Context: one part of a larger RNA
RNA sequence: UUAUUUGUAGGUUAUUUUUUUAAGGUUGUUAUCAAAUCCCAAAGCUUAACCUUGGAUAGAUGGUGGAAAUUGUGAAGCUAGAGUAUGGUAGGGGCAAAGGGAAUUUCCGAUAGAGUGAUGAAAUACAUAAAGAUAGAAAAGAACAUCAACAACAAAAACACUAUGUUAGAUGACACUGAGACUGAGAGAUGAAAGUUAGGGGAGCAAAUGAGAUUAGAUACCCUAGUAGUCCUAACCUUAAAUGAUGAAUAUUAAAUGAUGUACGUAUCGACCCAUGUAGUGUUGUAGCUAACGCAUUAAGUAUCUUACUUGGGGAGUACAUUCACAAGAAUGAAACUC
Numbered sequence: 001u002u003a004u005u006u007g008u009a010g011g012u013u014a015u016u017u018u019u020u021u022a023a024g025g026u027u028g029u030u031a032u033c034a035a036a037u038c039c040c041a042a043a044g045c046u047u048a049a050c051c052u053u054g055g056a057u058a059g060a061u062g063g064u065g066g067a068a069a070u071u072g073u074g075a076a077g078c079u080a081g082a083g084u085a086u087g088g089u090a091g092g093g094g095c096a097a098a099g100g101g102a103a104u105u106u107c108c109g110a111u112a113g114a115g116u117g118a119u120g121a122a123a124u125a126c127a128u129a130a131a132g133a134u135a136g137a138a139a140a141g142a143a144c145a146u147c148a149a150c151a152a153c154a155a156a157a158a159c160a161c162u163a164u165g166u167u168a169g170a171u172g173a174c175a176c177u178g179a180g181a182c183u184g185a186g187a188g189a190u191g192a193a194a195g196u197u198a199g200g201g202g203a204g205c206a207a208a209u210g211a212g213a214u215u216a217g218a219u220a221c222c223c224u225a226g227u228a229g230u231c232c233u234a235a236c237c238u239u240a241a242a243u244g245a246u247g248a249a250u251a252u253u254a255a256a257u258g259a260u261g262u263a264c265g266u267a268u269c270g271a272c273c274c275a276u277g278u279a280g281u282g283u284u285g286u287a288g289c290u291a292a293c294g295c296a297u298u299a300a301g302u303a304u305c306u307u308a309c310u311u312g313g314g315g316a317g318u319a320c321a322u323u324c325a326c327a328a329g330a331a332u333g334a335a336a337c338u339c
Stems, first nucleotide, its partner, number of pairs: 003190004010183003016077004021072001023071001026066008039055004044050001082177003086173001088171002093167004098162002100144001104140003108136001110134002115126002195236006204230002209225002212222001247306001249304004255284004260279004265274001288295002312339003321332004
């Protein structure tokens, strides 16, 4: 902790058995590392400083031997990591092309005849050119009530009407392969909403904008209209409090209690139930950790490995420059000065 992910270089690297080698490491021996100085012992100047003689470890570099437990290397195996195939199961996982009903708005004629709508209260607005209301016919676009949950699924973003086709992942058992693993700078792919380009579409909602209120004012909150947009196709943009504010992987460390999928056993006419395991997902909680809050087998505990990032607050995610982009802007990213 890069928004997420794939993966190159690089870094790190399983179990167990046999064997090879001796690079690292280990061990013996040998050569060298001038003298003086430093250290230790003794001797000489009356003592000391000073001076003279003798001695030494450790370490470094090179040569030459030994051993093979360990790291590495070569060979042959193993299956607990990893993967492949097959079958079953659950799921809003993805994509494609069909279908559906409720609601909304518009439109058509009918019934009926004066208000409707809105608000704190009003007005703008709509309405005798027949509104609103009621019941029918038609059209359009967008979204899918109930089921629906601390439930599912997906790498994240995300994903919910129905059935179909196609496709990806998860999980259990068995078989097979036999270390082909983990992480991952650059690089690639995906990436809400808004925004951009072109062409469609346009019901509702609604930046901008008009009108009405409110107010001292009201470039707002409220109301009435309403354009981009929201939707589809093809391409850009690449950012979010992109959040679990918690990088990925592996191992290990009390319990209790939910709901989801599943395996096996038990039970039964059968299903539920019950017991055990497993995969993800919640709540509580011990040890431990933490400044505290809290975390606690889904760790923020104990360890290993690896990536990214941090070094006082502001100035500033600014300036300059480069790269990318149609643009908007994005990425990289200072200093002076100041406290």

The prediction has a mean pLDDT of 82.
Small-subunit ribosomal RNA, central domain from Dalechampia spathulata, 339 nucleotides, folded computationally.
Rfam family: Bacterial small subunit ribosomal RNA. Rfam links the family to the GO terms ribosome and structural constituent of ribosome.